[in-house]
Predicted 3D model of an 86-nucleotide RNA (c-di-GMP-I riboswitch aptamer) from a Pseudomonadota bacterium. The source organism's lineage runs through Bacteria, Pseudomonadati and Pseudomonadota. The prediction has a mean pLDDT of 88.

């Protein structure tokens, strides 16, 4: 520098699931919790999932369509990093 996480320090985030709260909602965002994570650090750049108030098109009280909203814990690309081995 490069590769890899079999080991070792200090550790670190935190899934569902409850509470409180912002949002139309998906979802954040604090707090509890801990299933998992060696980039589960950051970033919607591709592709990929979720929503659909606003809008528009049926229609006939219902349903399509739309990201200008969301997921980095779906895959990839991009960037910064911590032991340790090699």
């Nucleotide at each position: 520098c490069a590769c890899u996480g079999c080991u070792c320090a200090g550790g670190g985030c935190a899934a569902a699931c409850c509470c409180a709260u912002c949002g139309a909602a998906a979802g954040g965002u604090g707090g509890g919790g801990g299933c998992g994570c060696a980039a589960a650090g950051c970033u919607a750049c591709c592709g990929g999932u979720c929503u659909a108030c606003a809008g528009g098109g049926a229609g006939a009280u219902u349903u399509c369509c739309u990201a200008u909203g969301a997921c980095a814990g779906c895959g990839g690309g991009g960037u910064u990093g911590c032991c340790a081995g090699u």